About this RNA
A computed fold for a 521-nucleotide part of an RNA from a Sphingobacteriales bacterium, annotated as large-subunit ribosomal RNA, domain I. Model confidence (mean pLDDT): 84 of 100. Its Rfam family is "Bacterial large subunit ribosomal RNA". Lineage of the source: Bacteria > Pseudomonadati > Bacteroidota > Sphingobacteriia > Sphingobacteriales.
[in-house]
Context: one part of a larger RNA
RNA sequence: GGCGCACGGGGGAUGCCUAGGCUCUCAGAGACGAAGAAGGACGUGCUAAGCUGCGAAAAGCUACGGGGAACUGCCAAGGGGUUUAGAUCCGUAGAUAUCCGAAUGGGGCAACCCAUCCCGCUUGCGGGAACAAAGGUCAACCCACUGAACUGAAACAUCUAAGUAAGUGGAGGAAGAGAAAAUAAUAAUGAUUCCCUAAGUAGUGGCGAGCGAACGGGGAAGAGCCCAAACCGGUUAUGUUUCGGCAUAGCCGGGGUUGUAGGACUGCAACAUGAAAUUAAAAUUGAAGUUGAACUAUCUGGAAAGUUAGGCAACAUAGGGUGAAAGCCCCGUAAACGUAAGAUUUUAAUGGAUAGCAGGAUCCUGAGUAGCGCGGGGUCGGAGACGCCUUGCGUGAAACUGCCAGCACCAUCUGGUAAGGCUAAAUACUACUGAGAGACCGAUAGUGAACCAGUACUGUGAAGGAAAGGUGAAAAGAAUCUUGAACAAAGAAGUUAAAUAGAACCUGAAACCGUGCGCUU
Numbered sequence: 001g002g003c004g005c006a007c008g009g010g011g012g013a014u015g016c017c018u019a020g021g022c023u024c025u026c027a028g029a030g031a032c033g034a035a036g037a038a039g040g041a042c043g044u045g046c047u048a049a050g051c052u053g054c055g056a057a058a059a060g061c062u063a064c065g066g067g068g069a070a071c072u073g074c075c076a077a078g079g080g081g082u083u084u085a086g087a088u089c090c091g092u093a094g095a096u097a098u099c100c101g102a103a104u105g106g107g108g109c110a111a112c113c114c115a116u117c118c119c120g121c122u123u124g125c126g127g128g129a130a131c132a133a134a135g136g137u138c139a140a141c142c143c144a145c146u147g148a149a150c151u152g153a154a155a156c157a158u159c160u161a162a163g164u165a166a167g168u169g170g171a172g173g174a175a176g177a178g179a180a181a182a183u184a185a186u187a188a189u190g191a192u193u194c195c196c197u198a199a200g201u202a203g204u205g206g207c208g209a210g211c212g213a214a215c216g217g218g219g220a221a222g223a224g225c226c227c228a229a230a231c232c233g234g235u236u237a238u239g240u241u242u243c244g245g246c247a248u249a250g251c252c253g254g255g256g257u258u259g260u261a262g263g264a265c266u267g268c269a270a271c272a273u274g275a276a277a278u279u280a281a282a283a284u285u286g287a288a289g290u291u292g293a294a295c296u297a298u299c300u301g302g303a304a305a306g307u308u309a310g311g312c313a314a315c316a317u318a319g320g321g322u323g324a325a326a327g328c329c330c331c332g333u334a335a336a337c338g339u340a341a342g343a344u345u346u347u348a349a350u351g352g353a354u355a356g357c358a359g360g361a362u363c364c365u366g367a368g369u370a371g372c373g374c375g376g377g378g379u380c381g382g383a384g385a386c387g388c389c390u391u392g393c394g395u396g397a398a399a400c401u402g403c404c405a406g407c408a409c410c411a412u413c414u415g416g417u418a419a420g421g422c423u424a425a426a427u428a429c430u431a432c433u434g435a436g437a438g439a440c441c442g443a444u445a446g447u448g449a450a451c452c453a454g455u456a457c458u459g460u461g462a463a464g465g466a467a468a469g470g471u472g473a474a475a476a477g478a479a480u481c482u483u484g485a486a487c488a489a490a491g492a493a494g495u496u497a498a499a500u501a502g503a504a505c506c507u508g509a510a511a512c513c514g515u516g517c518g519c520u521u
Stems, first nucleotide, its partner, number of pairs: 001520009015506001016470002020441002022438007029430002031137002039100003042055003046078001050074002061094006070082003105114003116129006141172001142170005152159001156206001182189002193220005203211002224422003227366001231254010259400001261365004265359004277350009289337003295310003299306001311328002313317001319331003371395008381407001402417005457464002477505001480492004
């Protein structure tokens, strides 16, 4: 030096565990904000660095309800206190709530500086700033505006990616859409939205890559309405007047709302039906919460829930904890009970949206609109034979014997009634709250984060971004002694079932480093 055996050091794999995650389900909630939010700064405790809570009334104050013995957060010990005259704790409603921040009296390098006016008084402090609204924040979902490129086409330009990403604005618990100037086709349907299908069809397309409907059918849900105008009345202004009025314009009230045209108007008939909303009562639900069955002994053991023996409950044998493995030890579970605000439903009252017939002379029925030309966009449709919808520029009607559509255009026929508005449900989402689930993870996994993590740290900055869990059933966390300079460490002693469980603490693999012994060169 090598090999082997034994015993260690080192290291932190593996096993077991879970305090944290992940993905869903069912409900709730879907907002907060000038009455100052979200988010922070600084304070605040007997001693107090951090976290948590709170705000100069500062780990808290008040009221009501619950609850029933200890409490003074994480956080031990000490000290001082509180509490059956009901504390701590839980719920609801209030009070207080410094400074910054939309930040809003002015300024400013956020958490600071400096004023004005009024009122009050303690004379340097306190309160206030005409009324109403807006502003800012917030996860996704939604609507609108602006709007790429990589990429694919095996290159690339039309095309695609994609109206995606990104940016901006706006709203709601949903949003948007919506009660036919619809779809159809010789038959009809009857607002919108969403799902399945039709269908990868009809189409479109350097007819390449690709893109890609609708009708119809089946379901979910289901709900319809209001103005403008004609006409009538009032009022204001202007003009005019023979002072009686009249005309025009604006505003207000009544009236009226559609395609089988309807309405005004004229005439007739009649006083019907009973929507929303409000109030009251009852029931159900609803915060904290309440009741809640049934077991003992033996043995082993450090410990019984294990073993053995004999019982018991069950509308409760879901689950968790307890010194190993508990239906009957504890918390719970099944099943019942309970109430404030509020919610829902029902009933009653108030309330008063809403309605008919005929006539056909006259009047009304949404204008820089429809249409057309030029140029864009949408749609399955890339300019095509290209309709329909939309609109930047130009042009520009009709008036119910009207007008629009049915994929160039024309005729017939059919369907509808544009140029005003509102509308629940079925649908989308989950930052947040409650209950629950998992052939999801188990500390290099699962969130970046199981732990004081968006922390430490890096960067001028935008931004990037970790590592780090486990003594034991219980601290019983090692009194005391010896060695030592020692608050290091070791040896005794003691605790424990165990200390090779001793805080660098469960298990403790490998690499790597030793010690002893054996064999061997």